RNA backbone atom coordinates (compact mmCIF):
# COMPACT_ATOMS: atom_id res chain seq x y z
P N A 1 -0.20 3.85 3.32
O5' N A 1 -0.31 2.72 2.24
C5' N A 1 0.35 3.78 1.39
C4' N A 1 -0.59 2.58 0.00
C3' N A 1 -1.66 1.57 0.00
O3' N A 1 -2.58 2.07 -0.79
C1' N A 1 0.00 0.00 0.00
P N A 2 -3.81 1.72 -0.55
O5' N A 2 -4.63 0.67 -0.99
C5' N A 2 -4.06 -0.19 -2.02
C4' N A 2 -4.46 -1.51 -2.40
C3' N A 2 -5.82 -2.10 -2.11
O3' N A 2 -6.89 -1.56 -2.60
C1' N A 2 -3.50 -3.62 -1.31
P N A 3 -8.27 -1.54 -1.91
O5' N A 3 -8.66 -3.54 -1.90
C5' N A 3 -8.31 -4.32 -2.76
C4' N A 3 -8.52 -5.22 -2.11
C3' N A 3 -9.88 -5.79 -1.16
O3' N A 3 -10.71 -6.29 -1.82
C1' N A 3 -7.86 -6.70 -0.30
P N A 4 -12.05 -5.76 -0.93
O5' N A 4 -12.04 -6.70 -0.06
C5' N A 4 -12.25 -8.15 0.09
C4' N A 4 -12.09 -9.42 1.39
C3' N A 4 -13.25 -8.79 2.27
O3' N A 4 -14.55 -9.47 2.28
C1' N A 4 -11.17 -9.24 3.12
P N A 5 -16.17 -8.55 3.34
O5' N A 5 -15.26 -8.97 4.71
C5' N A 5 -15.33 -10.38 5.14
C4' N A 5 -15.01 -10.13 6.34
C3' N A 5 -15.46 -9.72 7.56
O3' N A 5 -16.78 -10.56 7.97
C1' N A 5 -13.50 -9.83 8.13
P N A 6 -18.14 -9.67 8.40
O5' N A 6 -17.41 -9.10 9.66
C5' N A 6 -17.36 -9.82 11.01
C4' N A 6 -17.02 -9.29 12.25
C3' N A 6 -17.77 -8.00 12.51
O3' N A 6 -18.61 -8.08 13.71
C1' N A 6 -15.17 -7.59 12.80
P N A 7 -20.03 -7.29 13.48
O5' N A 7 -19.34 -6.03 14.36
C5' N A 7 -18.85 -6.29 15.63
C4' N A 7 -18.69 -5.16 16.69
C3' N A 7 -18.88 -3.77 16.36
O3' N A 7 -20.24 -3.68 16.98
C1' N A 7 -16.85 -3.39 15.71
P N A 8 -21.42 -2.63 16.92
O5' N A 8 -20.90 -1.25 17.26
C5' N A 8 -20.34 -0.65 17.98
C4' N A 8 -19.53 0.36 17.50
C3' N A 8 -20.76 1.49 17.48
O3' N A 8 -19.92 2.79 17.93
C1' N A 8 -19.33 1.25 15.53
P N A 9 -20.77 3.43 18.84
O5' N A 9 -21.71 5.09 18.34
C5' N A 9 -20.95 5.69 17.54
C4' N A 9 -22.34 6.84 16.98
C3' N A 9 -23.16 6.73 17.87
O3' N A 9 -22.70 8.25 18.77
C1' N A 9 -24.24 6.57 15.72
P N A 10 -23.61 8.21 19.86
O5' N A 10 -25.08 8.72 19.95
C5' N A 10 -25.06 10.46 18.69
C4' N A 10 -26.85 10.24 18.36
C3' N A 10 -27.94 10.42 19.80
O3' N A 10 -27.61 11.44 20.15
C1' N A 10 -28.57 9.34 17.93
P N A 11 -27.72 11.40 21.84
O5' N A 11 -29.46 10.85 22.21
C5' N A 11 -30.31 11.68 21.68
C4' N A 11 -31.84 11.10 21.43
C3' N A 11 -32.41 10.26 22.54
O3' N A 11 -33.29 11.78 23.58
C1' N A 11 -32.92 9.26 21.23
P N A 12 -32.75 11.30 25.15
O5' N A 12 -34.13 10.23 25.53
C5' N A 12 -35.18 10.38 24.98
C4' N A 12 -35.84 9.28 25.39
C3' N A 12 -35.94 8.29 26.82
O3' N A 12 -37.15 8.97 27.82
C1' N A 12 -35.68 6.75 25.18
P N A 13 -36.64 9.20 29.36
O5' N A 13 -36.70 7.49 29.84
C5' N A 13 -38.45 6.92 29.36
C4' N A 13 -38.29 5.47 29.81
C3' N A 13 -37.83 5.06 31.34
O3' N A 13 -38.32 5.50 32.01
C1' N A 13 -36.86 3.67 29.47
P N A 14 -38.36 6.60 33.64
O5' N A 14 -39.10 7.60 33.27
C5' N A 14 -40.82 7.51 33.56
C4' N A 14 -41.53 8.00 34.59
C3' N A 14 -40.74 8.82 35.59
O3' N A 14 -39.73 9.81 35.37
C1' N A 14 -43.26 8.63 36.07
P N A 15 -38.65 9.70 36.19
O5' N A 15 -39.38 11.14 37.91
C5' N A 15 -39.49 12.17 37.09
C4' N A 15 -39.03 12.99 38.07
C3' N A 15 -37.46 12.83 38.55
O3' N A 15 -36.35 13.31 37.54
C1' N A 15 -38.61 13.60 40.31
P N A 16 -35.61 12.97 36.99
O5' N A 16 -34.88 13.79 38.03
C5' N A 16 -33.97 14.95 37.43
C4' N A 16 -33.25 15.66 38.08
C3' N A 16 -31.97 14.89 38.00
O3' N A 16 -31.15 15.45 36.25
C1' N A 16 -31.60 14.83 39.64
P N A 17 -30.77 13.92 35.24
O5' N A 17 -28.97 13.98 35.72
C5' N A 17 -27.86 14.87 35.63
C4' N A 17 -26.92 14.45 36.76
C3' N A 17 -26.14 13.17 35.96
O3' N A 17 -25.85 13.62 34.60
C1' N A 17 -26.29 13.40 38.33
P N A 18 -25.76 12.35 33.73
O5' N A 18 -24.29 11.87 34.42
C5' N A 18 -22.74 11.74 34.62
C4' N A 18 -22.54 10.92 35.02
C3' N A 18 -22.26 9.22 34.32
O3' N A 18 -21.57 8.86 33.78
C1' N A 18 -23.00 9.68 37.00
P N A 19 -21.85 7.85 32.57
O5' N A 19 -21.00 6.30 32.99
C5' N A 19 -19.69 6.74 33.30
C4' N A 19 -18.99 5.81 34.02
C3' N A 19 -19.55 4.28 32.97
O3' N A 19 -18.54 3.97 32.09
C1' N A 19 -19.68 4.34 35.51
P N A 20 -19.34 3.27 30.80
O5' N A 20 -19.83 1.72 31.59
C5' N A 20 -18.75 0.63 32.01
C4' N A 20 -19.99 -0.68 32.14
C3' N A 20 -21.21 -1.12 31.64
O3' N A 20 -20.36 -1.97 30.55
C1' N A 20 -21.33 -0.37 33.90
P N A 21 -21.39 -2.04 29.38
O5' N A 21 -22.07 -2.76 30.20
C5' N A 21 -22.38 -4.74 30.59
C4' N A 21 -23.61 -4.99 30.98
C3' N A 21 -24.73 -4.42 30.09
O3' N A 21 -24.70 -5.89 29.29
C1' N A 21 -25.30 -3.94 32.47
P N A 22 -25.70 -5.62 27.95
O5' N A 22 -27.05 -5.89 28.53
C5' N A 22 -27.59 -6.73 29.09
C4' N A 22 -28.99 -6.48 29.41
C3' N A 22 -30.10 -6.45 28.22
O3' N A 22 -30.17 -7.04 27.43
C1' N A 22 -30.48 -5.13 30.20
P N A 23 -30.49 -7.03 25.79
O5' N A 23 -32.02 -6.25 25.84
C5' N A 23 -33.14 -6.83 25.52
C4' N A 23 -34.47 -5.83 26.70
C3' N A 23 -34.56 -4.97 25.09
O3' N A 23 -35.65 -5.01 24.35
C1' N A 23 -34.50 -3.41 26.90
P N A 24 -35.96 -5.21 22.37
O5' N A 24 -36.30 -3.95 22.80
C5' N A 24 -37.51 -3.92 23.33
C4' N A 24 -38.01 -2.18 22.62
C3' N A 24 -38.00 -1.81 21.53
O3' N A 24 -38.54 -1.66 20.49
C1' N A 24 -37.09 -0.14 23.24
P N A 25 -38.80 -1.88 19.03
O5' N A 25 -38.49 0.21 18.69
C5' N A 25 -39.29 0.74 18.61
C4' N A 25 -39.16 1.91 18.67
C3' N A 25 -38.43 2.52 16.81
O3' N A 25 -39.21 2.36 16.17
C1' N A 25 -37.20 3.74 18.89
P N A 26 -38.89 1.75 14.71
O5' N A 26 -37.40 3.25 14.28
C5' N A 26 -38.20 4.33 14.26
C4' N A 26 -36.80 5.35 13.80
C3' N A 26 -35.80 4.87 12.95
O3' N A 26 -36.07 4.95 11.18
C1' N A 26 -34.86 5.63 14.95
P N A 27 -35.89 3.96 10.39
O5' N A 27 -35.48 4.53 8.82
C5' N A 27 -35.71 6.20 9.11
C4' N A 27 -37.02 6.75 8.82
C3' N A 27 -37.43 7.34 8.13
O3' N A 27 -38.01 7.10 6.54
C1' N A 27 -39.07 7.67 9.97
P N A 28 -37.89 7.82 5.42
O5' N A 28 -38.97 9.04 5.55
C5' N A 28 -40.44 8.62 5.49
C4' N A 28 -41.44 9.90 5.30
C3' N A 28 -40.71 10.84 4.37
O3' N A 28 -41.53 11.08 3.34
C1' N A 28 -41.59 11.94 6.69
P N A 29 -40.11 11.93 2.22
O5' N A 29 -40.92 13.16 2.40
C5' N A 29 -42.32 13.68 2.43
C4' N A 29 -42.59 14.97 2.71
C3' N A 29 -41.94 16.29 2.14
O3' N A 29 -42.53 16.47 0.95
C1' N A 29 -42.05 16.06 4.32
P N A 30 -41.08 16.84 -0.10
O5' N A 30 -40.63 18.39 0.31
C5' N A 30 -41.78 19.41 0.31
C4' N A 30 -41.19 20.78 1.18
C3' N A 30 -40.14 21.65 1.12
O3' N A 30 -40.64 22.09 -0.32
C1' N A 30 -39.83 21.05 3.20
P N A 31 -38.77 22.58 -1.46
O5' N A 31 -37.79 23.21 -0.10
C5' N A 31 -37.98 24.40 -0.37
C4' N A 31 -37.05 24.67 0.91
C3' N A 31 -35.64 25.06 0.44
O3' N A 31 -35.60 26.19 -0.43
C1' N A 31 -35.61 23.54 2.33
P N A 32 -34.12 25.95 -1.53
O5' N A 32 -33.39 25.28 -1.29
C5' N A 32 -32.44 26.18 -0.43
C4' N A 32 -31.31 25.25 0.09
C3' N A 32 -30.08 24.58 -0.60
O3' N A 32 -29.03 25.61 -0.34
C1' N A 32 -31.21 23.07 0.50
P N A 33 -27.52 25.18 -1.01
O5' N A 33 -27.05 24.39 0.25
C5' N A 33 -25.78 24.16 1.07
C4' N A 33 -25.13 25.24 2.00
C3' N A 33 -26.25 25.22 3.19
O3' N A 33 -25.59 23.86 4.19
C1' N A 33 -25.52 27.25 2.88
P N A 34 -26.54 23.25 5.21
O5' N A 34 -27.11 24.45 6.42
C5' N A 34 -26.02 24.16 7.34
C4' N A 34 -25.63 25.32 8.47
C3' N A 34 -27.19 25.06 9.31
O3' N A 34 -26.96 24.70 10.17
C1' N A 34 -27.47 27.40 7.94
P N A 35 -27.57 23.32 10.85
O5' N A 35 -28.81 23.69 10.96
C5' N A 35 -29.77 24.84 11.18
C4' N A 35 -31.10 25.28 10.84
C3' N A 35 -31.88 24.46 11.80
O3' N A 35 -33.04 24.98 12.64
C1' N A 35 -32.02 24.69 9.29
P N A 36 -33.54 24.55 13.55
O5' N A 36 -35.06 24.89 12.47
C5' N A 36 -35.57 25.62 12.47
C4' N A 36 -37.09 25.58 11.82
C3' N A 36 -37.95 24.25 12.08
O3' N A 36 -38.75 24.78 13.10
C1' N A 36 -37.98 24.08 9.66
P N A 37 -39.58 24.23 14.04
O5' N A 37 -40.49 23.41 13.73
C5' N A 37 -41.89 23.99 13.10
C4' N A 37 -42.63 23.09 12.41
C3' N A 37 -42.79 21.33 13.11
O3' N A 37 -44.34 21.66 13.51
C1' N A 37 -42.14 21.09 10.92
P N A 38 -43.89 21.36 15.05
O5' N A 38 -44.38 19.49 14.42
C5' N A 38 -45.75 19.53 13.69
C4' N A 38 -45.64 17.87 12.97
C3' N A 38 -45.38 16.46 14.27
O3' N A 38 -46.71 16.11 14.49
C1' N A 38 -43.93 16.71 11.71
P N A 39 -46.35 15.70 16.36
O5' N A 39 -45.82 14.15 15.85
C5' N A 39 -46.85 12.92 15.04
C4' N A 39 -45.92 12.24 14.60
C3' N A 39 -45.34 10.78 15.67
O3' N A 39 -46.27 10.19 16.41
C1' N A 39 -43.20 11.72 14.24
P N A 40 -45.84 9.62 18.24
O5' N A 40 -44.76 8.54 17.50
C5' N A 40 -45.20 7.38 17.05
C4' N A 40 -43.97 6.48 17.16
C3' N A 40 -43.31 5.73 18.35
O3' N A 40 -44.39 5.41 18.69
C1' N A 40 -41.51 6.85 17.02
P N A 41 -44.65 5.10 20.45
O5' N A 41 -43.43 4.95 21.33
C5' N A 41 -42.80 3.43 21.01
C4' N A 41 -41.01 3.41 21.36
C3' N A 41 -41.30 3.69 22.89
O3' N A 41 -41.70 2.87 23.71
C1' N A 41 -39.43 4.96 21.87
P N A 42 -43.18 2.93 24.82
O5' N A 42 -42.57 4.01 25.80
C5' N A 42 -41.14 4.17 26.75
C4' N A 42 -41.48 5.07 27.40
C3' N A 42 -42.29 5.70 28.00
O3' N A 42 -42.15 5.24 29.41
C1' N A 42 -40.98 7.42 27.02
P N A 43 -44.17 4.88 29.88
O5' N A 43 -44.07 6.76 30.67
C5' N A 43 -43.88 7.38 31.58
C4' N A 43 -43.90 8.46 31.67
C3' N A 43 -45.40 8.88 31.81
O3' N A 43 -45.73 8.86 32.85
C1' N A 43 -44.54 10.20 30.31
P N A 44 -47.34 8.22 33.09
O5' N A 44 -47.55 7.57 34.35
C5' N A 44 -46.53 5.81 33.95
C4' N A 44 -46.71 4.85 35.23
C3' N A 44 -48.11 4.81 36.23
O3' N A 44 -48.79 3.84 35.23
C1' N A 44 -46.78 5.72 37.26
P N A 45 -50.30 3.52 35.22
O5' N A 45 -50.69 3.37 36.97
C5' N A 45 -50.23 2.32 37.61
C4' N A 45 -50.74 2.40 38.43
C3' N A 45 -52.06 2.68 39.06
O3' N A 45 -53.19 1.64 39.00
C1' N A 45 -51.05 4.15 40.26
P N A 46 -54.71 1.15 38.22
O5' N A 46 -55.46 2.50 39.23
C5' N A 46 -55.91 1.19 40.55
C4' N A 46 -56.02 2.38 41.66
C3' N A 46 -57.42 3.05 41.32
O3' N A 46 -58.90 2.18 41.37
C1' N A 46 -56.01 4.42 42.52
P N A 47 -59.38 2.52 39.75
O5' N A 47 -60.67 3.85 40.30
C5' N A 47 -61.20 3.73 41.64
C4' N A 47 -61.48 5.13 41.78
C3' N A 47 -62.18 5.86 40.28
O3' N A 47 -63.86 5.57 40.23
C1' N A 47 -61.03 7.79 41.65
P N A 48 -63.79 5.06 39.36
O5' N A 48 -63.95 6.72 38.36
C5' N A 48 -64.53 6.40 36.90
C4' N A 48 -65.05 7.89 36.72
C3' N A 48 -64.22 9.40 37.17
O3' N A 48 -63.47 10.11 35.99
C1' N A 48 -66.64 9.18 37.61
P N A 49 -62.14 9.95 36.86
O5' N A 49 -62.15 11.18 37.61
C5' N A 49 -62.44 12.87 37.18
C4' N A 49 -63.25 13.31 38.07
C3' N A 49 -62.34 13.84 38.88
O3' N A 49 -61.46 15.61 38.63
C1' N A 49 -64.66 13.05 39.60
P N A 50 -60.15 15.86 39.23
O5' N A 50 -60.71 16.44 40.84
C5' N A 50 -61.55 17.26 40.98
C4' N A 50 -61.80 17.31 42.59
C3' N A 50 -60.90 17.24 43.59
O3' N A 50 -60.31 18.82 43.75
C1' N A 50 -62.70 15.96 43.79
P N A 51 -58.51 18.87 43.55
O5' N A 51 -58.06 17.64 44.73
C5' N A 51 -58.11 17.60 46.22
C4' N A 51 -58.34 16.38 45.91
C3' N A 51 -57.01 15.74 46.83
O3' N A 51 -56.46 15.75 48.01
C1' N A 51 -58.11 13.67 45.17
P N A 52 -55.03 15.74 48.68
O5' N A 52 -54.58 14.31 48.45
C5' N A 52 -55.33 13.31 49.51
C4' N A 52 -55.53 11.60 49.02
C3' N A 52 -53.55 11.25 49.15
O3' N A 52 -53.28 10.92 50.56
C1' N A 52 -55.12 10.43 47.59
P N A 53 -51.77 11.01 50.86
O5' N A 53 -50.69 9.89 49.99
C5' N A 53 -51.32 8.27 50.24
C4' N A 53 -51.25 7.34 49.57
C3' N A 53 -49.57 7.55 49.26
O3' N A 53 -48.54 7.16 50.44
C1' N A 53 -50.54 6.98 47.42
P N A 54 -47.36 7.66 50.71
O5' N A 54 -46.21 6.51 49.54
C5' N A 54 -45.87 5.35 49.29
C4' N A 54 -45.53 4.67 48.26
C3' N A 54 -44.17 5.24 48.00
O3' N A 54 -43.67 4.67 49.03
C1' N A 54 -45.23 4.62 46.34
P N A 55 -42.02 5.64 49.29
O5' N A 55 -41.10 5.70 47.86
C5' N A 55 -40.53 4.36 47.00
C4' N A 55 -40.00 4.31 45.66
C3' N A 55 -38.61 5.62 45.54
O3' N A 55 -37.84 5.45 46.33
C1' N A 55 -40.89 6.04 44.33
P N A 56 -36.95 6.36 47.43
O5' N A 56 -36.48 7.68 45.93
C5' N A 56 -35.50 7.18 44.89
C4' N A 56 -35.78 8.16 43.44
C3' N A 56 -35.08 7.65 42.75
O3' N A 56 -35.90 7.66 41.36
C1' N A 56 -34.71 10.19 42.92
P N A 57 -36.23 6.44 40.82
O5' N A 57 -34.48 5.55 40.11
C5' N A 57 -34.03 6.43 39.72
C4' N A 57 -32.83 5.29 38.91
C3' N A 57 -33.68 4.15 38.11
O3' N A 57 -33.93 4.56 36.53
C1' N A 57 -32.36 3.19 39.13
P N A 58 -35.68 4.66 36.00
O5' N A 58 -35.60 3.07 35.71
C5' N A 58 -36.80 2.32 35.33
C4' N A 58 -36.62 0.95 34.98
C3' N A 58 -35.66 0.38 35.61
O3' N A 58 -36.06 -0.22 36.54
C1' N A 58 -35.11 0.21 33.08
P N A 59 -35.64 -0.23 38.44
O5' N A 59 -34.54 -1.71 38.53
C5' N A 59 -34.71 -2.57 38.11
C4' N A 59 -33.71 -3.58 37.56
C3' N A 59 -32.34 -3.35 38.64
O3' N A 59 -32.40 -3.59 40.10
C1' N A 59 -31.28 -3.06 36.48
P N A 60 -32.00 -2.75 41.80
O5' N A 60 -30.42 -3.05 41.53
C5' N A 60 -30.11 -4.27 41.74
C4' N A 60 -28.29 -3.80 41.50
C3' N A 60 -27.63 -2.84 42.28
O3' N A 60 -27.53 -3.32 43.96
C1' N A 60 -26.72 -2.85 40.15
P N A 61 -27.51 -2.46 45.19
O5' N A 61 -26.51 -1.06 44.83
C5' N A 61 -25.26 -1.67 45.18
C4' N A 61 -23.79 -0.87 44.40
C3' N A 61 -24.31 0.48 45.53
O3' N A 61 -23.40 0.57 46.35
C1' N A 61 -23.88 0.31 42.85
P N A 62 -24.11 1.27 47.51
O5' N A 62 -23.15 2.96 47.02
C5' N A 62 -22.18 3.48 47.12
C4' N A 62 -21.53 4.54 46.29
C3' N A 62 -22.00 5.75 46.95
O3' N A 62 -21.79 6.29 47.57
C1' N A 62 -22.28 5.40 44.15
P N A 63 -22.27 7.36 48.73
O5' N A 63 -22.84 8.89 47.95
C5' N A 63 -21.39 9.36 48.02
C4' N A 63 -21.78 10.55 47.16
C3' N A 63 -23.27 11.30 47.09
O3' N A 63 -22.87 12.35 48.31
C1' N A 63 -23.23 10.99 44.83
P N A 64 -23.63 12.69 49.28
O5' N A 64 -24.57 14.03 48.19
C5' N A 64 -24.32 14.80 48.33
C4' N A 64 -25.76 15.67 47.23
C3' N A 64 -26.42 15.84 47.68
O3' N A 64 -26.53 17.06 49.11
C1' N A 64 -27.04 14.76 45.80
P N A 65 -27.31 16.63 50.29
O5' N A 65 -28.64 16.89 49.61
C5' N A 65 -29.26 18.12 49.14
C4' N A 65 -30.86 17.65 48.72
C3' N A 65 -31.83 17.11 50.14
O3' N A 65 -32.32 18.40 50.92
C1' N A 65 -32.17 16.37 47.80
P N A 66 -32.82 18.37 52.05
O5' N A 66 -34.22 17.15 52.16
C5' N A 66 -35.07 17.97 51.66
C4' N A 66 -36.35 16.73 51.13
C3' N A 66 -36.81 16.42 52.88
O3' N A 66 -37.29 16.85 53.81
C1' N A 66 -36.50 14.87 50.83
P N A 67 -37.66 16.60 55.14
O5' N A 67 -38.24 15.27 55.33
C5' N A 67 -39.56 14.65 54.74
C4' N A 67 -39.71 13.72 55.02
C3' N A 67 -39.67 12.78 56.29
O3' N A 67 -40.55 13.05 57.42
C1' N A 67 -39.02 11.20 54.28
P N A 68 -39.81 13.02 58.60
O5' N A 68 -39.82 11.11 58.94
C5' N A 68 -40.71 10.77 59.26
C4' N A 68 -40.67 9.19 59.56
C3' N A 68 -39.70 9.14 61.21
O3' N A 68 -40.24 8.92 61.90
C1' N A 68 -38.93 7.63 59.17
P N A 69 -39.91 9.86 62.97
O5' N A 69 -39.18 8.28 64.16
C5' N A 69 -39.56 7.02 64.28
C4' N A 69 -38.50 6.40 64.47
C3' N A 69 -37.24 6.54 65.27
O3' N A 69 -37.91 6.34 66.77
C1' N A 69 -36.04 5.73 63.13
P N A 70 -37.47 7.56 68.09
O5' N A 70 -35.73 6.99 68.06
C5' N A 70 -35.48 5.37 68.29
C4' N A 70 -34.00 5.00 68.33
C3' N A 70 -32.87 5.77 68.85
O3' N A 70 -32.62 5.47 70.22
C1' N A 70 -31.93 5.22 66.90
P N A 71 -32.45 6.83 71.40
O5' N A 71 -30.67 6.97 70.98
C5' N A 71 -29.47 5.81 71.52
C4' N A 71 -28.55 5.87 71.10
C3' N A 71 -27.41 7.38 71.35
O3' N A 71 -27.09 7.15 72.32
C1' N A 71 -27.19 7.24 69.20
P N A 72 -27.06 8.91 73.65
O5' N A 72 -25.96 9.29 73.23
C5' N A 72 -24.59 9.09 72.90
C4' N A 72 -23.98 9.99 71.75
C3' N A 72 -23.66 11.66 72.99
O3' N A 72 -23.23 11.66 73.82
C1' N A 72 -24.13 11.29 70.67
RNA sequence: GUUGGCCCGGGCGAUGGAUCCCGCCCGAGCACGCGCUCGAACCGCAAGAAUGCUGAUGGCUCCUACCACGUC